Notes: This is a predicted structure of a 129-nucleotide RNA (FMN riboswitch aptamer (RFN element)) from Leptolinea sp. UBA1437. It was read from a public genome assembly, where an Rfam model found it. NCBI's taxonomy places the organism under Bacteria, Chloroflexota, Anaerolineales, Anaerolineaceae, Leptolinea. Rfam family: FMN riboswitch aptamer (RFN element). About the family: The RFN element is a highly conserved domain that is found frequently in the 5'-untranslated regions of prokaryotic mRNAs that encode for flavin mononucleotide (FMN) biosynthesis and transport proteins. This element is a metabolite-dependent riboswitch that directly binds FMN in the absence of proteins. In Bacillus subtilis, the riboswitch most likely controls gene expression by causing premature transcription termination within the 5' untranslated region of the ribDEAHT operon and precluding access to the ribosome-binding site of ypaA mRNA.The FMN riboswitch structure, reported in present an FMN-bound six-stem junction, adopts a butterfly-like scaffold, stapled together by opposingly directed but nearly identically folded peripheral domains. Its mean pLDDT, the model's own confidence on a scale to 100, is 83.
RNA sequence: UUUAUCCUUUGGGGCAGGGUGAGGUUGCCAGCGCAGCCGAUUCCCGAUCGGUGGUAAUAAUCCACGAGCGCAAGCUGAUCCGGUGCAAUUCCGGAAUCGACGGUAUAGUCCGGAUGAAAAAAGGGAUGU
Repeated sequence: UUUAUCCUUUGGGGCAGGGUGAGGUUGCCAGCGCAGCCGAUUCCCGAUCGGUGGUAAUAAUCCACGAGCGCAAGCUGAUCCGGUGCAAUUCCGGAAUCGACGGUAUAGUCCGGAUGAAAAAAGGGAUGU
């Protein structure tokens, strides 16, 4: 210096606070019903989170990869406007949008597969020249 390989370590975060009450349960009543307690982190208001690599400039939303689903082919979410600048859908200001599968009163945030796996990062070694 090169090649792809070996080993080790690392390798995802998040519901504060309110409202409603599908239901459950206890007591009372001849019965209709009445009262108390529990009751969606999923509904409503509101809050809050953002893997990896790339990029004349920093990205959940541009490009690509990973995770997830599938026998395979493949599938797989979302951003605009203005400003600064040589350069920014990445910064600043503003207004938005998105988020796998199973469980459960309907879930990005709870529980579960998962102390899992992987993109990749750091370090060490080996081979060839």